This is a predicted structure of a 479-nucleotide part of an RNA (small-subunit ribosomal RNA, 3' major domain) from an Actinomycetes bacterium.

[in-house]
Context: one part of a larger RNA
């Protein structure tokens, strides 16, 4: 000087508590340990591994394993010598393909006419490596942590290590900001500055809008027309504790009100100081270094990452009447879309299938929101809850749905009757519950992730306790 304390003071933070919904049971998805296998590539490992790299593992992918192949190599550059007609494409034999044999079409460019591109075979000299080390590294990233801390210059102080300033009194979400102070100022962080989002004004009016006004229809901005309104999107004004009372040290700031669409940081985002953790990551990439070099490269078929007594974490469906069914009505928001969304119309109980108008989309389409309202059943029962397994019949993607795809339609109908010690999350448009879009993508194991609206709460006295963290001090035989 840190760093520890079952020391002590001050103060935070879904941290306790005060609420509401889970999770630990059940059954299924998924991701991990074991276990198994010829292989179940490979990484992540308390909080910060485990719906994580994986935003799509039938084949590719793919790295793993078997079996079948090549050896200047799938893929870069460059030299040496022979060669060719280009290159490239099509076709047949054989074969799981890969690889090998054979046939055919073609039979190029430039030229100084010697050759050069371009291929092809043979040598070289290099390629190759998801082999190893993240304790050799660069980039990035995770965490403490949106916590308020972490340094410096110059002076002062101490022999020095170092203190000082940053400490004290208040205040604050903040080392925020005031005062006071051997300190005076600086700087990285706070915060503003950026974008979303609340209110209102301009500007502008199609594809979006429809108040008046003229057509018009069963209806319908549907038409003429309008610029008002919504909304679009580009400018802008607005909020500063700026007023007023009160409280305080005449301060800073705190409570309280006016006015205001908003009020004391207006919700939300993006932004993560100096540095922990020899934290992750050599498998995005990059890169030392070591290691392979007819193989640890590379190329092909299969099969495996989907295994299965078990434990775990993350999720989905439930266990029902605030429900379950079946008809009928309403009301979003964001994206998406031309090897694409697809309307309407035809077959089909369905999944889909034929046909195909419109749409490079504020125009056309995915499109139905769905919880929610009416109305009718179902009357507490493992049920008309529940929907796992199966068993059969299909539909669609794909070269191919057996290992190992979704889905539809009939039939089966399991466990489960609110889950044990323990243990998660949320403080408001939030939690719960509802549906909807998107990435990835042939399809798809998505209940996953990301993003959208709709509905729409309970509580919170407080800080003794348990977890984290900030200041100041104290005690140490630790650094």
């Nucleotide at each position: 000087u840190g760093a520890c304390g079952g020391g002590g003071g001050c103060c935070c933070g879904c941290a306790c508590a005060a609420g509401c919904a889970g999770c630990g049971g059940a059954g299924c998805a998924u991701g991990u340990u074991g276990c198994u296998u010829a292989a179940u590539u490979c990484g992540a490992g308390g909080c910060a591994a485990c719906g994580c790299g994986a935003a799509g593992a039938a084949c590719c992918u793919u790295u793993c394993c078997u079996g079948g192949g090549c050896u200047u190599g799938a893929c870069a550059u460059g030299c040496g010598c022979g060669g060719g007609g280009a290159a490239c494409c099509c076709c047949c034999c054989a074969g799981a393909a890969a690889c090998g044999g054979g046939g055919g079409g073609c039979c190029c460019u430039c030229u100084u006419c010697g050759g050069a591109g371009c291929c092809c075979g043979c040598g070289c000299a290099c390629a190759g490596g998801u082999g190893c080390u993240g304790c050799a590294u660069g980039g990035c990233u995770g965490u403490c942590g949106u916590c308020a801390g972490c340094u410096c210059g110059u002076g002062u102080c101490g022999u020095g290590a170092g203190a000082u300033g940053u400490u004290g009194g208040g205040u604050u979400a903040a080392g925020u900001c005031c005062c006071g102070c051997a300190a005076c100022g600086a700087g990285c962080g706070c915060a503003a500055c950026c974008c979303c989002u609340g209110a209102c004004c301009c500007u502008a009016g199609u594809u979006a809008c429809c108040a008046g006004c003229g057509g018009g229809u069963a209806a319908a901005g549907c038409c003429g027309g309008g610029g008002a309104c919504u909304c679009u999107a580009g400018g802008g004004u607005g909020a500063c504790u700026g007023c007023c009372g009160g409280u305080g040290c005449c301060a800073a700031a705190c409570c309280g009100g006016a006015g205001g669409a908003a009020g004391g940081u207006g919700g939300g985002g993006a932004c993560g100081a100096c540095g922990u953790c020899a934290a992750g990551u050599c498998a995005u990439c990059a890169u030392g270094g070591u290691c392979c070099u007819u193989a640890c490269g590379u190329c092909c078929a299969g099969g495996g990452c989907u295994a299965c007594a078990c434990a775990c974490g993350u999720g989905c469906u439930a266990c029902a009447a605030u429900g379950g069914g079946c008809g009928g009505g309403a009301c979003a928001a964001a994206g998406g879309g031309c090897u694409g969304c697809a309307a309407g119309c035809c077959g089909g109980c369905g999944a889909c299938g034929g046909u195909g108008a419109g749409c490079c989309a504020a125009u056309c389409c995915c499109a139905a929101a769905a919880a929610c309202c009416c109305g009718c059943u179902c009357u507490c029962a493992g049920u008309g809850c529940g929907g796992a397994u199966u068993g059969c019949a299909g539909u669609c993607u794909g070269c191919a749905a057996c290992u190992c795809g979704a889905c539809u339609g009939c039939a089966u109908g399991a466990a489960g009757c609110u889950g044990g010690a323990a243990u998660c999350g949320c403080u408001a448009g939030u939690a719960a519950u509802c549906g909807u879009g998107g990435a990835u993508c042939a399809g798809c194991u998505a209940c996953g992730c990301c993003a959208c609206g709709g509905u729409g709460a309970a509580u919170a006295c407080g800080u003794u306790c348990c977890c984290g963290g900030g200041c100041c001090u104290u005690g140490u035989a630790c650094a």